[in-house]
RNA sequence: UGGAGUGGGUGCAUGAUCGCCGGCAACAUUUGCCGGAGGAAAGUCCGAACUCCACAGGGCAUGGAGGUUCGUAACACGAACCGGGGGCGACCCCGGGAAAGUGCCACAGAAAAUAUACCGCCCCGCUUGCGGGGUAAGGGUGAAAAGGCGAGGUAAGAGCUCACCGCUUUCAUGGCGACAUGGAAGGCAGGGUAAACCCCUCCCGGAGCAAGACCAAAUAGGGAAACAUUUGAGGGCUGCCCGUCCGACGUUUCCGGGUAGGUCGCACGAGGUGCCGGGCGACCGGCAUCCUAGAUAAAUGAUCAUGGCCCGCAAGGGUACAGAAUUCGGCUUAUAGCCCACUCCACUUU
RNA sequence: GGGUCGUUAACUCAGUCGGUAGAGUAUCUGCCUUUUAAGCAGAGAGUCGCGCGUUCGAGUCGCGCACGACCCACCA
Numbered sequence: 001u002g003g004a005g006u007g008g009g010u011g012c013a014u015g016a017u018c019g020c021c022g023g024c025a026a027c028a029u030u031u032g033c034c035g036g037a038g039g040a041a042a043g044u045c046c047g048a049a050c051u052c053c054a055c056a057g058g059g060c061a062u063g064g065a066g067g068u069u070c071g072u073a074a075c076a077c078g079a080a081c082c083g084g085g086g087g088c089g090a091c092c093c094c095g096g097g098a099a100a101g102u103g104c105c106a107c108a109g110a111a112a113a114u115a116u117a118c119c120g121c122c123c124c125g126c127u128u129g130c131g132g133g134g135u136a137a138g139g140g141u142g143a144a145a146a147g148g149c150g151a152g153g154u155a156a157g158a159g160c161u162c163a164c165c166g167c168u169u170u171c172a173u174g175g176c177g178a179c180a181u182g183g184a185a186g187g188c189a190g191g192g193u194a195a196a197c198c199c200c201u202c203c204c205g206g207a208g209c210a211a212g213a214c215c216a217a218a219u220a221g222g223g224a225a226a227c228a229u230u231u232g233a234g235g236g237c238u239g240c241c242c243g244u245c246c247g248a249c250g251u252u253u254c255c256g257g258g259u260a261g262g263u264c265g266c267a268c269g270a271g272g273u274g275c276c277g278g279g280c281g282a283c284c285g286g287c288a289u290c291c292u293a294g295a296u297a298a299a300u301g302a303u304c305a306u307g308g309c310c311c312g313c314a315a316g317g318g319u320a321c322a323g324a325a326u327u328c329g330g331c332u333u334a335u336a337g338c339c340c341a342c343u344c345c346a347c348u349u350u
Numbered sequence: 351g352g353g354u355c356g357u358u359a360a361c362u363c364a365g366u367c368g369g370u371a372g373a374g375u376a377u378c379u380g381c382c383u384u385u386u387a388a389g390c391a392g393a394g395a396g397u398c399g400c401g402c403g404u405u406c407g408a409g410u411c412g413c414g415c416a417c418g419a420c421c422c423a424c425c426a
Stems, first nucleotide, its partner, number of pairs: 001346010012307007020036007038321001042332002045330005050208004057242004063203004067081005082095005096199002101197002103193003118139002120135007147165002150162003166188001167186008212264004222255006234246004257425003271290008308319004351422007360375004369406001377393005399415005
């Protein structure tokens, strides 16, 4: 200098005028002062808080998580580590079980998993290409072919035998653990697929702020059907069963009627910032300090001026993604440009 | 705001247990007819909404995204 990897930050600024929403104060209906979008407010994909269901017990099913150990209120999140794979490298990706069982593996191929033999190789018989047998080294098919490779051995071959590697069982040592290292034994168990059913371990009650509480207003407190009235319909506790609770002016569904108002929930919270301490880290503890939108069909805007930055010779144009709706912790997705830190590779110069 | 579902030919829809994507209508060509319609025969037309993954192989299985549709107020 060029290319690349990982992590983080920022997300135009200032002023004037006129508005909009909320709060406070005065005054008495207009003034003054203060505050007013995000890192994702988004998707609603997870986990919670909160609220109601007459507090949610047991079993089955469904659903979810899935290397280990930590962190956390919790998690499908994060950190560190373990194993496998990719990359020259920084670094990135993946993660229970296929020797519990079942299913599937098109076409091709002898055979796709209780086995089997197309070509070939070898032996025998007849005979000059057939028959019988042996073999699974070699060829061929396929995404995938019954441990790999070398030597011995053999008619030809084969874990048939042996060394090394792999695998299984077992022992020892180290580690909290996933696992690692080493020793011994076994001639080899026997393909892939669990984002197929399934098995193993663990987790889970349902609904959601249109939850729910209160006030006010209005109407026809109406009609029909079904099922029930203590031997109980129906409902809640999920989908089912048990169990349990509610249950007679009953319950459910449909038709019809009325209101489309207000207050709370609702802004101090697992909260932000700084310093100190603990921890490899995620994170935790202590002290100090700060208060930072709360609307309801929904405010957060418009115009002008000056200055950044980008494009353009100039006039001029542009300034990303996007817009709170009960609230937090994550994940995912969108995001112009700029900045910072650490690291790797190549080349050049010294 | 919250919840549920869908996307396959121009249109309306099938597609099972993953193995070369089909049907009807429409369009086009030919036959029939004096001509048209009807009828008969044939043909074309597909990013299976998009992307990444699992698998030998994805319309189908998993994840993410885009677009569209439907439902949910209170009182008696």

This is a predicted complex of two RNAs, RNase P RNA and transfer RNA, with 426 nucleotides together. It holds a member of the Rfam family "Bacterial RNase P class A". Rfam classes the family as a ribozyme.